[in-house]
RNA sequence: GGGAAAGUAGCUCAGCCUGGGAGAGCACAUGACUGAAGAUCAUGGUGUCCGGGGUUCAAACCCCCGCUUUCCCA
Repeated sequence: GGGAAAGUAGCUCAGCCUGGGAGAGCACAUGACUGAAGAUCAUGGUGUCCGGGGUUCAAACCCCCGCUUUCCCA
């Protein structure tokens, strides 16, 4: 230099193909239980969906530009 994949909660990820409610597990907080703790149960999503722009009534999702990470080729 060329190509591909990925970026969504504190962590690991789904959702994207086919536009309309932002979610799961773990972790965390509070309460119950316990002498205390763990386990268990109940409640709580805690978020600029990498950034900017465009299309659209409406964008995590479609289009354009850029950034970061990984892999392949040279």
Source information
Predicted 3D model of a 74-nucleotide RNA (transfer RNA) from an archaeon. It matches the Rfam family "tRNA". By type it is a transfer RNA. Gene Ontology term of the family: triplet codon-amino acid adaptor activity.